[in-house]
Model confidence (mean pLDDT): 81 of 100. Predicted 3D model of a 71-nucleotide RNA (transfer RNA) from Triplophysa rosa. Its Rfam family is "tRNA". It is annotated as a transfer RNA. The RNAcentral record of the sequence draws on Rfam. Lineage of the source: Eukaryota > Eumetazoa > Clupeocephala > Cobitoidei > Triplophysa.

RNA sequence: GGGGGUGUAGCUUAAUGGUAGAGCUUCUGCUUUGCAUGCAGGGGGUAUAGGUUCGAUUCCUAUCAUCUCCA
Numbered sequence: 001g002g003g004g005g006u007g008u009a010g011c012u013u014a015a016u017g018g019u020a021g022a023g024c025u026u027c028u029g030c031u032u033u034g035c036a037u038g039c040a041g042g043g044g045g046u047a048u049a050g051g052u053u054c055g056a057u058u059c060c061u062a063u064c065a066u067c068u069c070c071a
Stems, first nucleotide, its partner, number of pairs: 001070007010024004018054001026042005047063005
């Protein structure tokens, strides 16, 4: 320098164009003398910028980060 893959919540990951979910975690409350467990409820996310579309996590382009292959 060139080719390919990946990028979604604090972590691990779903979602084949139609309101973005789960597990763990975290916060609040109940329970307890206290801790743990358990129960109820809450918060938190689509790497960035454009394009297509009535509508984009999804399709297209560029950039960024990372992994890998070639040189």